[in-house]
RNA sequence: GAUAAAGGCAAACCCGUCGAAAGGCGGGGACGCAAAGCCAUGGAUCUAAAACCACGCAAAUUGUGGUCAUGACAGCCAGGUUGCCGAA
Numbered sequence: 001g002a003u004a005a006a007g008g009c010a011a012a013c014c015c016g017u018c019g020a021a022a023g024g025c026g027g028g029g030a031c032g033c034a035a036a037g038c039c040a041u042g043g044a045u046c047u048a049a050a051a052c053c054a055c056g057c058a059a060a061u062u063g064u065g066g067u068c069a070u071g072a073c074a075g076c077c078a079g080g081u082u083g084c085c086g087a088a
Stems, first nucleotide, its partner, number of pairs: 001085001008033002013028006031075001037081003041078003045072002051067005
């Protein structure tokens, strides 16, 4: 890539489970997807346990607010890598 064919994945939501959370995994379920296969390298985004700062306290712990990725995300955009079918 064609109103072709075969085959594939699975958003929201629900249940279970792991996690501080974001989110992951398994089952159900299909909004969509031609790389919605794989890789966090750059940017974006999400989260903030720990740490730091502020408040507070006699002090410590706990608590509240702020900053922050070392966490997450490949179904946000680049990049890398592998790959099914295939007419004109």

The RNA shown here (c-di-GMP-I riboswitch aptamer) has 88 nucleotides and comes from a soil metagenome. The coordinates come from a structure-prediction model, not an experiment, and the mean pLDDT is 85.